[in-house]
Context: one part of a larger RNA
RNA sequence: CUGGGUGUAAAGGGUGCGUAGGCGGGAUCGCAAGUCAGACGUGAAAUACCGAGGCUUAACUUCGGGGCUGCGUUUGAAACUGCGGUACUUGAGUGAAGUAGAGGCAGGCGGAAUUCCUAGUGUAGCGGUGAAAUGCGUAGAUAUUAGGAGGAACACCAGUGGCGAAGGCGGCCUGCUGGGCUUUAACUGACGCUGAAGCACGAAAGCAUGGGGAGCAAACAGGAUUAGAUACCCUGGUAGUCCAUGCCGUAAACGAUGAUAGCUAGGUGUGGGGGGACUGACCCCCUCCGUGCCGGAGCAAACGCAAUAAGCUAUCCACCUGGGGAGUACGACCGCAAGGUUGAAACUC
Numbered sequence: 001c002u003g004g005g006u007g008u009a010a011a012g013g014g015u016g017c018g019u020a021g022g023c024g025g026g027a028u029c030g031c032a033a034g035u036c037a038g039a040c041g042u043g044a045a046a047u048a049c050c051g052a053g054g055c056u057u058a059a060c061u062u063c064g065g066g067g068c069u070g071c072g073u074u075u076g077a078a079a080c081u082g083c084g085g086u087a088c089u090u091g092a093g094u095g096a097a098g099u100a101g102a103g104g105c106a107g108g109c110g111g112a113a114u115u116c117c118u119a120g121u122g123u124a125g126c127g128g129u130g131a132a133a134u135g136c137g138u139a140g141a142u143a144u145u146a147g148g149a150g151g152a153a154c155a156c157c158a159g160u161g162g163c164g165a166a167g168g169c170g171g172c173c174u175g176c177u178g179g180g181c182u183u184u185a186a187c188u189g190a191c192g193c194u195g196a197a198g199c200a201c202g203a204a205a206g207c208a209u210g211g212g213g214a215g216c217a218a219a220c221a222g223g224a225u226u227a228g229a230u231a232c233c234c235u236g237g238u239a240g241u242c243c244a245u246g247c248c249g250u251a252a253a254c255g256a257u258g259a260u261a262g263c264u265a266g267g268u269g270u271g272g273g274g275g276g277a278c279u280g281a282c283c284c285c286c287u288c289c290g291u292g293c294c295g296g297a298g299c300a301a302a303c304g305c306a307a308u309a310a311g312c313u314a315u316c317c318a319c320c321u322g323g324g325g326a327g328u329a330c331g332a333c334c335g336c337a338a339g340g341u342u343g344a345a346a347c348u349c
Stems, first nucleotide, its partner, number of pairs: 004320003007303002012317001014201004021194003025088001027086005033081002035077008049065006091191001092188003095184005103177007110154001115149007125136002162169002206247006215241002220236004258316006266294011298305002322349003331342004
């Protein structure tokens, strides 16, 4: 490379948008680039192959034959691909009518709780643990009542519930704003799918500058435990956690399962919509979208998956190819740094 693979054995890019490229619905007319057929030319000789011959044989060599899978010219075919024209509506999109939602951004507001401050009541303890001690407290703590300050997070509702491409999103109200779903079938008429590069987004931690700082809490200090205890437990406690702006660009970024489309038994729950039936918002039946469980065929090494496929197919992208060395070294690019991306070899089993 061919091939075979990628839920758990090596292997799906963290996610989206999208350039080139690859691939692409049904009908009809034309062209003839691909495709197919015929003819002609060329495809030197030697070599190789097949059949004969010559050296006593063989190697070697001579003759003959086929072939040289290719290229060019030309004539034709028109199913398929392609190209051009015409019209189509089921893919895709637009419109119209509805609709659910922690989707995003900004501003405002609220109550519970922790801590601190002030004042009142009140007195000797509080706190903490397996047990203790460090710690706090007669300069009046803990407890309790009232008032105040400040920061952060939003109990119940809450649900294998909802929304979002992923990361993620949860008190209430307002404004701005993205997407989805259902019904309809008025409009466009293949406008589509995927997507190397590229661009954008991207938890936590971390970084820069300026704020903020209640609680929690790496580091650190002390008390315990222990043979030791640079831990687990306890008392404290700084970065950080929060906000603004700018970086970083990683994760068990997981469904460890790329995207899109079609097809292939059922049963049961739940969220959103539409329709039928009914006196009826209920129940029941049908249907579309989402989200769970069980299960047949099929698949699978097994576990299991099973219309939300890991089944049967098609297209495109990414990735894998024994373990260690190693996600290391070197180089390059990116970053303020931390580091990230790309990514070997020797050697060894």

Notes: A computed fold for a 349-nucleotide part of an RNA from an uncultured bacterium, annotated as small-subunit ribosomal RNA, central domain. RNAcentral holds the full RNA, with entries from ENA and SILVA. The coordinates come from a structure-prediction model, not an experiment, and the mean pLDDT is 87.